Predicted 3D model of a 519-nucleotide part of an RNA (small-subunit ribosomal RNA, 5' domain) from an uncultured bacterium. Model confidence (mean pLDDT): 82 of 100. RNAcentral holds the full RNA, with entries from ENA, Greengenes and SILVA.
Context: one part of a larger RNA
RNA sequence: GAUGAACGCUAGCGGCAGGCCUAAUACAUGCAAGUCGAACGGUAAAUAUUCAGCAAUGGAUAUGAGAGUGACGUACGGGUGCGUAACACGUAUGCAACCUACCCUUUACAGGAGGAUAGCUCGGGGAAACUCGGAUUAACCCUCCAUAACAUAACGAGAUGGCAUCAUUUAGUUAUUAAAUCUACGGAGGUAAAGGAUGGGCAUGCGUCUGAUUAGUUAGUUGGCGGUGUAACGGACCACCAAGACGAUGAUCAGUAGGGGAACUGAGAGGUUGAUCCCCCACACUGGCACUGAGAUACGGGCCAGACUCCUACGGGAGGCAGCAGUAGGGAAUAUUGGUCAAUGGAUGGAAGUCUGAACCAGCCAUGCCGCGUGCAGGAAGAAGGCCUUCUGGGUUGUAAACUGCUUUUGCCAGGGGCUAAAAAGCCCAUGCGUGGGAAAUUGAAAGUACCUGGUGAAUAAGCCACGGCUAACUACGUGCCAGCAGCCGCGGUAAUACGUAGGUGGCAAGCGUUGUCC
Numbered sequence: 001g002a003u004g005a006a007c008g009c010u011a012g013c014g015g016c017a018g019g020c021c022u023a024a025u026a027c028a029u030g031c032a033a034g035u036c037g038a039a040c041g042g043u044a045a046a047u048a049u050u051c052a053g054c055a056a057u058g059g060a061u062a063u064g065a066g067a068g069u070g071a072c073g074u075a076c077g078g079g080u081g082c083g084u085a086a087c088a089c090g091u092a093u094g095c096a097a098c099c100u101a102c103c104c105u106u107u108a109c110a111g112g113a114g115g116a117u118a119g120c121u122c123g124g125g126g127a128a129a130c131u132c133g134g135a136u137u138a139a140c141c142c143u144c145c146a147u148a149a150c151a152u153a154a155c156g157a158g159a160u161g162g163c164a165u166c167a168u169u170u171a172g173u174u175a176u177u178a179a180a181u182c183u184a185c186g187g188a189g190g191u192a193a194a195g196g197a198u199g200g201g202c203a204u205g206c207g208u209c210u211g212a213u214u215a216g217u218u219a220g221u222u223g224g225c226g227g228u229g230u231a232a233c234g235g236a237c238c239a240c241c242a243a244g245a246c247g248a249u250g251a252u253c254a255g256u257a258g259g260g261g262a263a264c265u266g267a268g269a270g271g272u273u274g275a276u277c278c279c280c281c282a283c284a285c286u287g288g289c290a291c292u293g294a295g296a297u298a299c300g301g302g303c304c305a306g307a308c309u310c311c312u313a314c315g316g317g318a319g320g321c322a323g324c325a326g327u328a329g330g331g332a333a334u335a336u337u338g339g340u341c342a343a344u345g346g347a348u349g350g351a352a353g354u355c356u357g358a359a360c361c362a363g364c365c366a367u368g369c370c371g372c373g374u375g376c377a378g379g380a381a382g383a384a385g386g387c388c389u390u391c392u393g394g395g396u397u398g399u400a401a402a403c404u405g406c407u408u409u410u411g412c413c414a415g416g417g418g419c420u421a422a423a424a425a426g427c428c429c430a431u432g433c434g435u436g437g438g439a440a441a442u443u444g445a446a447a448g449u450a451c452c453u454g455g456u457g458a459a460u461a462a463g464c465c466a467c468g469g470c471u472a473a474c475u476a477c478g479u480g481c482c483a484g485c486a487g488c489c490g491c492g493g494u495a496a497u498a499c500g501u502a503g504g505u506g507g508c509a510a511g512c513g514u515u516g517u518c519c
Base pairs, nucleotide, nucleotide: 001518002517003516005515006514007513008512009511012372013371014370015369016368017367018365019364020330025328026327027326029325030324031323034072035071036070039069040068046063047062048061049060050059051058052057079283080282081281089207090206091205092204093203094202095201098200099199103196104195105194106193107192108191109190111145112144113143114142115141121134122133123132124131125130151176152175153174154173155172157170158169159168160167161166181188182187209255210254211253216246217245218244221243222242223241224240226238227237228236258280259279260278261277262273263272264271265270285306286305287304288303289302308319309318310317311316336362338361339360340359344358345356346355347354348353375406376405377404378403385397386396387395388394389393411456412455413454414453415452416451420446427438428437429436430435463508464507465506466505467504468489469488470487474503475502476501477500478499484491485490
């Protein structure tokens, strides 16, 4: 000098930041991922219209929640740092060995036929979670046929290029593979192919802590041939063959640890750290596994095993805060079971909109940084009181107070009062594309906050540590190697500037001092 700090004493305000470093311990409760009726069948109550009937009532049509099928999303966003010394990360390359939903551009296409199932309904089982059977129904659900190439596969021919396996390209033959509708008629969506964009996967060079009181390690181990598997290369996996591969330039083993941008310190070189913010990785009660999907081996999905907790009719079931709050526990120690989707962003929808503990705000805490204030000017009887003293006296506290005048930051009261939205989305017009122009309207959590004006009255506001030397700042009394102090040297045994108290003085100041840690 620095700090995610803690402790003691003290404390007026504001702005901006930060806030479980320990038990990746266990979790009550609420919320944190839904959306779409312009994909589909249908629908309770209710409302409206209408028909029959004297009425009670019954029928029809329209609207219609919840639930269900389907689609997109749930792989993002948010949390944590257990594991990991590794192509995990950083940097630089390569893929002639790869994938990419939504988005953009371009090209071509969408003909026909069928099937089941949830829901609803009828019945059975169960304490519950839930589950079984019958009948029946729809779709952008599922299946089949047709059509089809610049796609895929096979075949053979020519040309060009490359570091190699090879790649690109030209014309050709044969075979295989698509689709879905909705509509307010404006559109929206579908299938195939090519290109782009974005995001990922894989490989490689170099860099990346400590220990030799760890010296040898290795059997899919190292390589080859052929296969399996994958989006793709590869002992990734398998059969066979060979005997290799790594290591004092530190293998293997053990310990510790998420990595980086960066942060602190320092003249620099270096040392230390990896909180907040950004990028990457890993994890989601512990271990394993796959399914779905463009993408997961999936925090708020599934299955199995285990530990734990809860319910039970004892047969069987339910759960996972390292999301936001909050609770218990641990600890020196770390906050509210708050508000709003107004803005930004995300999901979905044609849109209106809905959802969003992301986000934006507010609350708590001197935890930090910065700023402001606690008055200003005059005022000597140098008052009283305190302390010291050489004691009718003098010194000091000290212009300090009193007293006089002034100001009102701040506080309190009253009135006014924004920006964040002159929005955007939507509508209309123009435009090859970016985009530009026009008309009207609506919407603010923070918040009646910030800020401005007026009124009031010095009014509402100073402490902490030190004073032997290092080190700025001294006397008196008490104590008497006691009580105590102390960072080091060292003080204290009767005149202690070093202990305790008082007066005075010095330093910093809404803080001051101590402790821990780093330079």